[in-house]
């Protein structure tokens, strides 16, 4: 510098033909059970899907630019 990939909930990760501002485990909170604690069991809270444009009736999902991480490859050495 040039190529691919990856960026979704706090952490790890789905799904879907472009159609309801989106799901799952952990975990977090409450109850609940216990003498207590952990385990369990109910229930609830967490996201505008890296950023910002553009396309479209309609974008997380296509297109552009750009930031982060990752491989890969030039370069210099």
């Nucleotide at each position: 510098c040039g190529g691919c990939a990856u960026g979704u909930a706090g952490c790890u990760c789905a799904a879907g033909c472009g159609g309801u501002a989106a799901g799952a485990g952990c975990g977090g909170u409450u109850g609940u059970c216990u003498u207590a604690u952990a385990a369990g069991c109910a229930a609830c809270a967490g996201g505008a899907a890296g950023a910002a444009g553009g396309u479209u009736c309609a974008a997380c999902u296509c297109c552009u630019u750009c930031c982060a991480u990752g491989c890969c490859g030039a370069c210099c050495a």
This is a predicted structure of a 77-nucleotide RNA (transfer RNA) from an uncultured Pirellulaceae bacterium. Its mean pLDDT, the model's own confidence on a scale to 100, is 80. It matches the Rfam family "tRNA". By type it is a transfer RNA.